Predicted 3D model of a 363-nucleotide part of an RNA (large-subunit ribosomal RNA, domain IV) from a Deltaproteobacteria bacterium.
The sequence was found in a public genome assembly.
The organism belongs to Myxococcia, within Bacteria.
Its mean pLDDT, the model's own confidence on a scale to 100, is 87.
It matches the Rfam family "Bacterial large subunit ribosomal RNA".
Context: one part of a larger RNA
RNA sequence: CUCUGGUUAAGGAACUCGGCAAAUUAACACCGUAACUUAGGGAAAAGGUGUGCCUCCGUUAGGUGAAGAAAUUUACUUUUGGAGCUGAGGGGGGUUGCAGAGAAAUGGGGGUGGCGACUGUUUACUAAAAACACAGGACUCUGCCAAGUCGCAAGACGAUGUAUAGGGUCUGACGCCUGCCCGGUGCUGGAAGGUUAAGGGGACUUGUUAUCUCCGCUUCGGCGGAGAAAAGCAUUGAACCGAAGCCCCAGUAAACGGCGGCCGUAACUAUAACGGUCCUAAGGUAGCGAAAUUCCUUGUCGGGUAAGUUCCGACCUGCACGAAUGGCGUAACGACUUCCCCACUGUCUCAACCAGGGACUCG
Numbered sequence: 001c002u003c004u005g006g007u008u009a010a011g012g013a014a015c016u017c018g019g020c021a022a023a024u025u026a027a028c029a030c031c032g033u034a035a036c037u038u039a040g041g042g043a044a045a046a047g048g049u050g051u052g053c054c055u056c057c058g059u060u061a062g063g064u065g066a067a068g069a070a071a072u073u074u075a076c077u078u079u080u081g082g083a084g085c086u087g088a089g090g091g092g093g094g095u096u097g098c099a100g101a102g103a104a105a106u107g108g109g110g111g112u113g114g115c116g117a118c119u120g121u122u123u124a125c126u127a128a129a130a131a132c133a134c135a136g137g138a139c140u141c142u143g144c145c146a147a148g149u150c151g152c153a154a155g156a157c158g159a160u161g162u163a164u165a166g167g168g169u170c171u172g173a174c175g176c177c178u179g180c181c182c183g184g185u186g187c188u189g190g191a192a193g194g195u196u197a198a199g200g201g202g203a204c205u206u207g208u209u210a211u212c213u214c215c216g217c218u219u220c221g222g223c224g225g226a227g228a229a230a231a232g233c234a235u236u237g238a239a240c241c242g243a244a245g246c247c248c249c250a251g252u253a254a255a256c257g258g259c260g261g262c263c264g265u266a267a268c269u270a271u272a273a274c275g276g277u278c279c280u281a282a283g284g285u286a287g288c289g290a291a292a293u294u295c296c297u298u299g300u301c302g303g304g305u306a307a308g309u310u311c312c313g314a315c316c317u318g319c320a321c322g323a324a325u326g327g328c329g330u331a332a333c334g335a336c337u338u339c340c341c342c343a344c345u346g347u348c349u350c351a352a353c354c355a356g357g358g359a360c361u362c363g
Base pairs, nucleotide, nucleotide: 001358002357003356004355005354006353007352008351010349011348014347019344027051028050029049030048031047036041038173052095053094054093055092056091057090062086063085064084068080069079070078071077072075096100108342109341110340111339113337114336115334116333120132121131136171137170138169139168140167141166142165148157149156150155174329175328176327177326179259180258181257184256185255186252187251188250189249190248193247194246195245199241200240206234207233208232211228212227213226214225215224216223217222260278261277262276263275264274287321288318299315300314301313302312303311
């Protein structure tokens, strides 16, 4: 010097991102206990008092229950009986130490916000949370050989269940509520019209060619060349018919999502209940709001402090809250998080000493 413990004058958070760490508190009995509240809680709220030993009341209350006695239904019976043993708690008096829950073990408390209702779950090995789950709410699919899921299939789960059931998605106790928009995307329904695949349909076109015509040669039997061409067989494939889907028409937002701008106006000023105009599918309702959301910003005012970028209460100018991607409240709960207070302390002013381990020196 370092680690692990212990003690400390005066002060008592001045330390620090932050009371981190440490200290305080602590058991049992009694007294007493606020706001708020879902009337259960909050609550061990908070805050106090007592606690040893001896003696007396006292043969304490209570517990256990022997011997003996009686009865008959003669039994490991019932009733009675009270000996002996045990014995909490309370009251009176006394006594004693620095100290009586004499050691160990054994809640610090209160106030105010945020978030999440709660108990639970989670990143095995840096995150335990405000994240996940949850009961509750809603939408949607599914009529049973259900929907959905696994599998190529057989088959299986769903379920030996049957819409008070099962699957999916969102929200997340409870209270008060959940506004407007269906233009876009999605989903559901509709079928008049448009478009439209395979397929059907075969018009037209083209190839080949019996045969015919012309020309040349000929041993008169034919041979060669050119052109036209039916049927058949091939080739090309138009019009037309033709489902779903899409276009189209409706519905639907606790489906995905969205929820304006400019100008003027009141007899101080300011502001604008009011008016005008443009655009939109509709222009943000209730509630909340510098917020886990506010850039400007340490906004402004008030409170708390001697002094407060944090905190609490307001204001509203919401850069860029807002209603089940839920909005706003909320008792209880939380190894969550913000701020304040009391108690307490070596966290600090500012260090000191003690014990043990290491480092270090010697061996």